[in-house]
Context: one part of a larger RNA
Molecule: small-subunit ribosomal RNA, 5' domain
Organism: Selenomonas sp. enrichment culture clone yan01
RNA sequence: CGACGAACGCUGGCGGCGUGCUUAACACAUGCAAGUCGAACGAGACGAUUGAAAGCUUGCUUUUGAAAGUCGAGUGGCAAACGGGUGAGUAACGCGUAGACAACCUGCCUUUGAGAUGGGGACAACAGUUCGAAAGGACUGCUAAUACCGAAUGUUGUAUAUUUUCCACAUGGAAGAUAUAUUAAAGAUGGCCUCUAUUUAUAAGCUAUCGCUCAAAGAUGGGUCUGCGUCUGAUUAGCUGGUUGGUGGGGUAACGGCCUACCAAGGCGACGAUCAGUAGCCGGUCUGAGAGGAUGAACGGCCACAUUGGGACUGAGACACGGCCCAGACUCCUACGGGAGGCAGCAGUGGGGAAUCUUCCACAAUGGACGAAAGUCUGAUGGAGCAACGCCGCGUGAGUGAAGAAGGGUUUCGGCUCGUAAAGCUCUGUUGUCGGGGACGAAUGUGCAGUAUUUGAAUAAAGUAGUGCAAUGACGGUACCUGACGAGGAAGCCACGGCUAACUACGUGCCAGCAGCCGCGGUAAUACAUAGGUGGCAAGCGUUGUCC
Numbered sequence: 001c002g003a004c005g006a007a008c009g010c011u012g013g014c015g016g017c018g019u020g021c022u023u024a025a026c027a028c029a030u031g032c033a034a035g036u037c038g039a040a041c042g043a044g045a046c047g048a049u050u051g052a053a054a055g056c057u058u059g060c061u062u063u064u065g066a067a068a069g070u071c072g073a074g075u076g077g078c079a080a081a082c083g084g085g086u087g088a089g090u091a092a093c094g095c096g097u098a099g100a101c102a103a104c105c106u107g108c109c110u111u112u113g114a115g116a117u118g119g120g121g122a123c124a125a126c127a128g129u130u131c132g133a134a135a136g137g138a139c140u141g142c143u144a145a146u147a148c149c150g151a152a153u154g155u156u157g158u159a160u161a162u163u164u165u166c167c168a169c170a171u172g173g174a175a176g177a178u179a180u181a182u183u184a185a186a187g188a189u190g191g192c193c194u195c196u197a198u199u200u201a202u203a204a205g206c207u208a209u210c211g212c213u214c215a216a217a218g219a220u221g222g223g224u225c226u227g228c229g230u231c232u233g234a235u236u237a238g239c240u241g242g243u244u245g246g247u248g249g250g251g252u253a254a255c256g257g258c259c260u261a262c263c264a265a266g267g268c269g270a271c272g273a274u275c276a277g278u279a280g281c282c283g284g285u286c287u288g289a290g291a292g293g294a295u296g297a298a299c300g301g302c303c304a305c306a307u308u309g310g311g312a313c314u315g316a317g318a319c320a321c322g323g324c325c326c327a328g329a330c331u332c333c334u335a336c337g338g339g340a341g342g343c344a345g346c347a348g349u350g351g352g353g354a355a356u357c358u359u360c361c362a363c364a365a366u367g368g369a370c371g372a373a374a375g376u377c378u379g380a381u382g383g384a385g386c387a388a389c390g391c392c393g394c395g396u397g398a399g400u401g402a403a404g405a406a407g408g409g410u411u412u413c414g415g416c417u418c419g420u421a422a423a424g425c426u427c428u429g430u431u432g433u434c435g436g437g438g439a440c441g442a443a444u445g446u447g448c449a450g451u452a453u454u455u456g457a458a459u460a461a462a463g464u465a466g467u468g469c470a471a472u473g474a475c476g477g478u479a480c481c482u483g484a485c486g487a488g489g490a491a492g493c494c495a496c497g498g499c500u501a502a503c504u505a506c507g508u509g510c511c512a513g514c515a516g517c518c519g520c521g522g523u524a525a526u527a528c529a530u531a532g533g534u535g536g537c538a539a540g541c542g543u544u545g546u547c548c
Stems, first nucleotide, its partner, number of pairs: 002547003006544005013394006019387002021352001026350003030347003035078003040075002044071003049066008085305003094230008104222002109218007117151001119149002126141006157182011187210006196203003231277003238268003243265008280302004284295004307328005330341004358384001360383003366380001367378004397427004407418004431489001432485006441475001446470004451465005492537005497518003503532003507528001513520002
């Protein structure tokens, strides 16, 4: 000099884009952050419309039935393993890079092949009884399913045995044949009467769509292994008992001391083991001509964690931030018997600190979950708010104007200087204030209508592809455009001895003070303090801290 997630002092007009607890992984009041599906299921509530009956004050009341639709507790499915946060731990196959899996898994998605036959018994909800202060239970009875369980079939898969061909990288792998054993499934919605059954409209029939089962392949996402690289200390030199290897067994999706029994005695280490300290790693960022050095905020990838420690369950996937169980600490409720909780999600509070924001708006867009869809949810996200915290841009006026005004400062008292600076005159309207108009982001999505086409028995219906019309904006009456007013509302900070651009006067008198280094101050201080002037940068300027 440059840089910063900065802080402090003085000052402060606007806009755009970013950034904003680096400290206590300290404790948290309150609200929200993960739901969705009635086109899987039974019961229930409301119910447009409407049938029947009874009473009679003949148009009202009561009872009972059907029913489009709406609601949502419960069973069931999918999601909740994503998205979001933090960096405590970790010196490690954690990360980076390059490979390997002939040792592996993969829900949803795509393609292909084959199938979906026929049965059964329950449990919630609900009703009743009952325990408890509460949280929450217990017993009896009823019921449905795409919930659960047998049976059938077996394209195939799996296991065992026999066998053929091809291939390879050590264990071997791929494809096929035969035998034995074993292994599946679920329906829902719309439409129709061609077939079948009853006969005029329904279905157990047909059909379309969405689902279901098995298998093969793909894609995506993961798992595991390996070479190399990855901070400091030798004032840490020896470390190690499941330790190193083998065999048998277990376990896993899978290899493996991963676990276990037995056997052998190995394994690592000055090419730094072990121990101790520190630390998430990388793409990147800063600096530098580069080599290198420092760093890992924001954004992106990976990893780890979710009050501390441990454990498994469910599931395609977790040993699970807003799931479960146990133990510890802490907080809260209690009828003292027992219970409840977890902001390192978004806001917000206390505390710590030099220091870091709103308990905001919206799902309109993008993305995600669920759903056939409409849609619902979404503190992801899109936006707004606060902060000169940073970068960039704009403005605070322009031209003219010598009587070189007044005034300040200085003086050798002649003058010099602030200084075209001001005033005055002529303009402009960025910005500002007030008024008027007013977006892009939104149509490839959605709804409706119609056309073509596919399935189909079909002029049902549904799917697909064009066409037309319509609705949909948090930001926001914002950006932007335009009219009026009016120089009006908008400049400071630091320095001036040398380094280093910029000097005089007065005060002070080794005092008060300055100072990055050299140093200044003891009566003429360009170095202290004030004033005038000057220099530098400018909505900032200086100081401090850290890095190169």